Model confidence (mean pLDDT): 83 of 100. A computed fold for a 72-nucleotide RNA from a Candidatus Martarchaeota archaeon, annotated as transfer RNA.
RNA sequence: GCCCGAGUAGCUCAAUGGUAGAGCGAGCGGCUGUUAACCGCUAGGUUGCAGGUCCGAUUCCUGCUUCGGGCG
Repeated sequence: GCCCGAGUAGCUCAAUGGUAGAGCGAGCGGCUGUUAACCGCUAGGUUGCAGGUCCGAUUCCUGCUUCGGGCG
């Protein structure tokens, strides 16, 4: 220098153009003599950044950036 993959909640990951979700974690409550376990509820998102296409973009296109891998 070139090519490929990944970046979404605190963590691990979904969501193949139509209101961004789950598990774990956190907070609150229920249960229990207490704790744990179990059950319920709630909060938590600039979908890496900037543009473009589209009525509408996490999703498609371009550039940049970070991480991982490959080639030279």

Rfam family: tRNA. Rfam describes the family as follows. Transfer RNA (tRNA) molecules are approximately 80 nucleotides in length. By type it is a transfer RNA.